This is a predicted structure of a 108-nucleotide RNA (Guanidine-I riboswitch aptamer) from Marinomonas pollencensis.

RNA sequence: AAAAUAGAGAGCUAGGGUUCCGGUUUCGAUUAUAUCGAAAUGACUGGUCCGAGAGCUUUCGACCUUGGAUGUUUCAAGGUUACACGGAGGGAUAAAAGCCCGGGAGAC
Repeated sequence: AAAAUAGAGAGCUAGGGUUCCGGUUUCGAUUAUAUCGAAAUGACUGGUCCGAGAGCUUUCGACCUUGGAUGUUUCAAGGUUACACGGAGGGAUAAAAGCCCGGGAGAC
C1' cells in the first nucleotide's frame, strides 16, 4: 500500500396496522332480557398477525490462543465477532411499521 472476512437462524421487545377473534355502536330477528344475523368502527385497552443494519438474549458459523490426539484432520477449554447520525419517496401483505429498497441518498 492492497485484498479478504466482519455472517446466518431462533426467541423476545420497541413499534405497527386491522385480515381473523374479541370489544363498542347502529339496524333487524324478538313482547322483553339474553341470543343470533348484517353493517360500521383501530384518536377500541386487548388475543391472533407483521416486526428492527444502527434493540436485547441465545444457538450455529468464522477467526485467534492453549492443551491432547495423529496423518493431513480431530477433540476440549478460553477469547474475539468492532463501530454505526440518516431523510423524502416507493414496495409487499388485509393494512401499516424501526419490515424491504437500505450500513441506500445524504451528513460527519
Taxonomically the source falls in Marinomonas (Bacteria, Pseudomonadati, Pseudomonadota, Gammaproteobacteria). The sequence was found by an Rfam model in a public genome assembly. Rfam family: Guanidine-I riboswitch aptamer. Its family is annotated with regulation of gene expression in the Gene Ontology. Model confidence (mean pLDDT): 81 of 100.